Record summary:
The RNA shown here (transfer RNA) has 82 nucleotides and comes from an Actinomycetota bacterium.

RNA sequence: GGGCGGAUACCCAAGCGGCCAAAGGGAGCAGACUGUAAAUCUGCCGGCUACGCCUUCGGAGGUUCAAAUCCUUCUCCGCCCA
Numbered sequence: 001g002g003g004c005g006g007a008u009a010c011c012c013a014a015g016c017g018g019c020c021a022a023a024g025g026g027a028g029c030a031g032a033c034u035g036u037a038a039a040u041c042u043g044c045c046g047g048c049u050a051c052g053c054c055u056u057c058g059g060a061g062g063u064u065c066a067a068a069u070c071c072u073u074c075u076c077c078g079c080c081c082a
Stems, first nucleotide, its partner, number of pairs: 001081007010026003018065001028044005046054003058074005
């Protein structure tokens, strides 16, 4: 330099254009249980003025009524070729 794959919540990780604030696991918080702890179980786990609203999937831009998902470009990581 060329080709391919990837970047998602604190961490890992799934994710058909609409049913996505986004599965599942871990961590964390609260509770149950327990002599204590661990284990196990339950709830919560982006934010807020909370039946709803706002923001968010590497950065920027675009397509669309609607984007984590499609397109362009950039950054970073991995693999292959040279």
It matches the Rfam family "tRNA". By type it is a transfer RNA.